[in-house]
Context: one part of a larger RNA
Molecule: large-subunit ribosomal RNA, domain IV
Organism: uncultured Haliangium sp.
RNA sequence: CCCUGCUUAAGGAACUCGGCAAAAUGACACCGUAACUUCGGGAGAAGGUGUGCCCUCAUUACGUGAACCGCGAACGCGGGGAGCGGAAGGGGGUUGCAGAGAAUCGGGGGUAGCGACUGUUUACCAAAAACACAGCACUCUGCGAAGUCGCAAGACGACGUAUAGGGUGUGACGCCUGCCCGGUGCUGGAAGGUUAAGAGGAGGAGUCAGCCGCAAGGCGAAGCUCCGAAUCGAAGCCCCAGUAAACGGCGGCCGUAACUAUAACGGUCCUAAGGUAGCGAAAUUCCUUGUCGGGUAAGUUCCGACCUGCACGAAUGGCAUAACGACUUCCCCACUGUCUCGAGCAGGGACUCA
Numbered sequence: 001c002c003c004u005g006c007u008u009a010a011g012g013a014a015c016u017c018g019g020c021a022a023a024a025u026g027a028c029a030c031c032g033u034a035a036c037u038u039c040g041g042g043a044g045a046a047g048g049u050g051u052g053c054c055c056u057c058a059u060u061a062c063g064u065g066a067a068c069c070g071c072g073a074a075c076g077c078g079g080g081g082a083g084c085g086g087a088a089g090g091g092g093g094u095u096g097c098a099g100a101g102a103a104u105c106g107g108g109g110g111u112a113g114c115g116a117c118u119g120u121u122u123a124c125c126a127a128a129a130a131c132a133c134a135g136c137a138c139u140c141u142g143c144g145a146a147g148u149c150g151c152a153a154g155a156c157g158a159c160g161u162a163u164a165g166g167g168u169g170u171g172a173c174g175c176c177u178g179c180c181c182g183g184u185g186c187u188g189g190a191a192g193g194u195u196a197a198g199a200g201g202a203g204g205a206g207u208c209a210g211c212c213g214c215a216a217g218g219c220g221a222a223g224c225u226c227c228g229a230a231u232c233g234a235a236g237c238c239c240c241a242g243u244a245a246a247c248g249g250c251g252g253c254c255g256u257a258a259c260u261a262u263a264a265c266g267g268u269c270c271u272a273a274g275g276u277a278g279c280g281a282a283a284u285u286c287c288u289u290g291u292c293g294g295g296u297a298a299g300u301u302c303c304g305a306c307c308u309g310c311a312c313g314a315a316u317g318g319c320a321u322a323a324c325g326a327c328u329u330c331c332c333c334a335c336u337g338u339c340u341c342g343a344g345c346a347g348g349g350a351c352u353c354a
Stems, first nucleotide, its partner, number of pairs: 001349008010340002014338001019335001027051005036041001038172001052094006062085003068079004095099001107333004112328002114325002119131002135170007147156003174319003178250003183247002185243005192238003198232002203227005210219003251269005278312001279309001290306005
């Protein structure tokens, strides 16, 4: 010096990203307990008091229940109270520094965010505000169901039958969930346009009997073969509608009121429609340590407001919310070697020697 324990004057978070670690609290009984609340809770809220031993009330309450007695055919029932066990409490006394004498054995309160909750998770760096969840909604599925596995047979779904089963999103409860169907998707429609294989076969080509020709070569029926135009051909797409708890989207500029400022009001351009309620410097705010208020002597954090929302916003849910949380933020009480700032002790290492 390192590790593991223990103690420490005065101060008491000044330490630090942060009270990390440590300290403190701690059992049982009694008293007493706020806001808020879904009336269950919050609660062990908080905050207090008591606790040993001896005598006594006291042969305590209470529990157990022998002998014996009665009834009865019997099982048994009733009476009886010996002995044994034995709180809690009242009164009085006594004692140590200390009586839950050791050990085991909650620190508490306030505030805000997120997630309702109990649960689940990255086996070996993440336990969470992530996942799940009851509840809500949309959608598919009429049963040989939809969906899933399999080439198939077959199986699951389900020995179920729409109060059932599959998929997707949201995520208790409470109050709610606005506008846009132009794009993409889905559903419905079938008049028109486009459109495959196929049908069709106008027309064309090859070959060749034969014919013409001195020859070279030319023409060329039937058959066979190969191309092949109109025309007829579904769904789909185009098209017409519907649909946003489907994927998604939800404007700009200029002017205007008798101080100023602001603009209920007006004009104009664009759009499918221009963000409603609620919330808002927020787990979202760049400028920004915004401004004001609170808390501190002093506060880039925190809480309450304001609204100029760079770039919240309504089931990719919005806003609230009791309870819950090894979650996150800020504050307070208690407590402390975290610190001012160190010190001492014990054990084990390191180190020296063997």